[in-house]
């Protein structure tokens, strides 16, 4: 310095262009003499930035960051 991939909850990771979910974790509730397990329900998101196509974008498109990996 080129090419490719990958950025979504606090963490792993889903998610045909058509209502953004899941598991662990968090917080409350029952259970329990009281905790662990269980089990209900909660809350938690400008889907990396910015544009652009479309009646509708997490997806498609260009650009730009940040990371990996090849090659030089």
């Nucleotide at each position: 310095g080129u090419u490719u991939u990958a950025a979504u909850a606090g963490c792993u990771c889903a998610a045909c262009g058509g209502u953004a979910g899941a598991g662990c974790g968090c917080a409350a509730g029952g259970c329990u003499g009281a905790a662990a397990a269980c089990u209900u329900u909660g809350a938690g998101g400008u889907u990396a930035u910015a544009a652009g196509u479309u009646c509708g974008a997490a997806u498609c498109u260009u650009a730009u960051u940040u990371a990996a990996a090849a090659c030089a």
This is a predicted structure of a 72-nucleotide RNA (transfer RNA) from Lamellibrachia satsuma.
Its mean pLDDT, the model's own confidence on a scale to 100, is 84.
Its Rfam family is "tRNA". It is annotated as a transfer RNA.
The organism belongs to Lamellibrachia, within Eukaryota.
The RNAcentral record of the sequence draws on ENA.